[in-house]
Context: one part of a larger RNA
């Protein structure tokens, strides 16, 4: 100087507390570990691996297994030689290939009456070697990139000072703050990296504008439907507003705190992007890149088929219930935000549905997806393994796609399993927030209970810091560095 205590003082965090929901008990869905397999590729492993990479394994992907095939390769430059490209076809094969037949000669410059010849881009085969190619090893060789403490208040310099020196001093001390924030002190005086502010959504007014948005007055309609209007909503663009600025207390007359005013909004108004030096030899050679190390008729590359979807079992995350604050009929409202041409698809018509048929409008504030659901109104169920609760398994079918057997997703009939609220323990969450209830979109031909988003409806509880977890400071002990 640091790390470290079952030392100590101070102070924070959904850390406890006080509440709400929830995992942990069942089904199922998913990822992992273990098993087994020809193959079940490969990484990720206390937090911070396990709905991770993976924003879509039926082929493909695709790395793995088995077969069957290539050896200048599937892909790149470069040397020779032939041929225009390219189309059609015939046998064989599972297929990749292999063995043939045909049609066809274009661009560009130059020769030449033309016929046609050279050359050269482009492509296409053949051949010969430099090469290629490796998702093969090493993340403890690396760069990028990322997780983590932790958005925690902290790490630092420069002069000077002080110590032999390591080093300390500023950065400690007394107030204070969400903050090393700000004030005062003080051998220190400044000054950077982080804090906060500039950024971006969002609450509130005004300006500007008025279509595809809107409708208060005037007319018209089945309908903002037309003609109007430019007020309101709304879009989206510049503005304005909060700054402890005002007032009344404590404070050291300081900073700042509590209390008021006014104000859509108050002390950081509410969220977001932003992550300091560094820790973890953390994570990542399979995103890309790179030393080296290794294979080169394979450890490369090509095909069909399998696997990555197995399954005595243990775990982690989720879905769905177990029910009356409920479940089922019918009828009726109110939404944000997205997304669409190899797309979205209306109206109709068919078909119990899944969906089919057709093909208006739409490159979209215009048309389409599009019905939101929870709530409300009414009816039946009355406490039952039930009109909960749907897994499982039979038929039957729709779609998508070369193909749904391995191994898609939906719909209709029929079946109706466990579960009656979960031991020990453990998680989330402090306000538009948990809880709850739809919708959307990325990926994607299909596939969503998982992932980013978006409204709707909307609590409780916080005495407090003793006690558990983390982190910050300043003392202190240490036989540890």
């Nucleotide at each position: 100087u640091g790390a470290c205590g079952g030392g100590g003082g101070c102070c924070c965090g959904c850390a406890c507390a006080a509440g709400c929901g929830g995992u942990g008990g069942a089904g199922c869905a998913u990822g992992u570990g273990g098993u087994u397999u020809a193959a079940u590729u490969c990484g990720a492993u206390g937090c911070a691996a396990c709905g991770c990479g993976a924003a879509g394994a039926a082929c493909c992907u695709u790395a793995c297994c088995c077969a069957g095939g290539c050896u200048u390769g599937a892909c790149a430059u470069c040397c020779u030689c032939g041929g225009a490209a390219u189309c059609c076809u015939u046998c064989u094969g599972a297929g990749a290939g292999g063995a043939g037949g045909g049609a066809g000669u274009g661009c560009u410059a130059c020769c030449g009456c033309a016929a046609g010849g050279u050359a050269g881009a482009g492509c296409c085969g053949a051949g010969u070697g430099a090469c290629a190619g490796g998702u093969g090893c090493u993340g403890c060789a690396u760069g990028g990139c990322u997780g983590u403490c932790g958005u925690c208040a902290g790490c630092u310099c420069g002069u000077g000072c002080c110590g032999u020196g390591a080093g300390g001093u500023g950065u400690u001390c007394g107030g204070u703050u969400a903050a090393g924030u700000c004030c005062g002190g003080c051998a220190a005086c400044g000054a950077g990296c982080g804090c906060a502010a500039c950024c971006c959504c969002u609450g509130u007014c005004g300006c500007u504008a008025g279509u595809u948005a809107c409708c208060a007055u005037c007319a018209u309609u089945c309908a903002g439907u037309u003609g109007g209007g430019g007020a309101c909503u709304c879009u989206a663009g510049c503005g304005a507003g909060a700054c402890u600025g005002c007032c009344g207390g404590u404070g050291a007359u300081a900073a700042a705190c509590c209390g008021g005013a006014g104000g859509a909004a108050g002390g950081u108004g509410g969220g977001g992007a932003c992550g300091a030096c560094g820790u973890c030899a953390a994570g990542u050679c399979a995103u890309c890149a790179u030393g080296g190390c290794c294979c080169u008729u394979a450890c490369g590359u090509c095909u069909g088929g399998g696997g990555c979807u197995a399954c005595a079992c243990a775990c982690g995350u989720g879905c769905u219930a177990c029910a009356a604050u409920g479940g089922u009929a019918u009828c009726u409202a109110c939404a944000g935000a997205g997304g669409g041409c190899a797309g979205c698809g209306a109206g109709a018509c068919c078909g119990c549905a899944a969906g089919g048929u057709g093909g208006a409008g739409c490159a979209a504030a215009u048309c389409c997806c599009a019905a939101a659901a929870a709530a409300g109104a009414u009816g039946c169920c009355u406490c039952a393994g039930u009109u909960c609760g749907g897994a499982u398994u039979g038929g039957a079918g729709u779609c998508u796609g070369c193909a749904a057997c391995u191994c898609g997703a939906c719909u209709c009939c029929a079946u109706g399993a466990a579960g009656u609220u979960g031991g020990a323990a453990u998680c989330g969450c402090u306000a538009g927030u948990a809880a709850u209830c739809g919708c959307g979109g990325a990926u994607c031909a299909g596939c969503a209970u998982g992932c980013c988003g978006c409204g709707g409806u909307g609590a409780a509880u916080a005495c407090g810091u003793u006690c558990c977890c983390g982190g910050g400071u300043c003392u202190u002990g240490u036989a540890c560095a």
Small-subunit ribosomal RNA, 3' major domain from an uncultured bacterium, 481 nucleotides, folded computationally.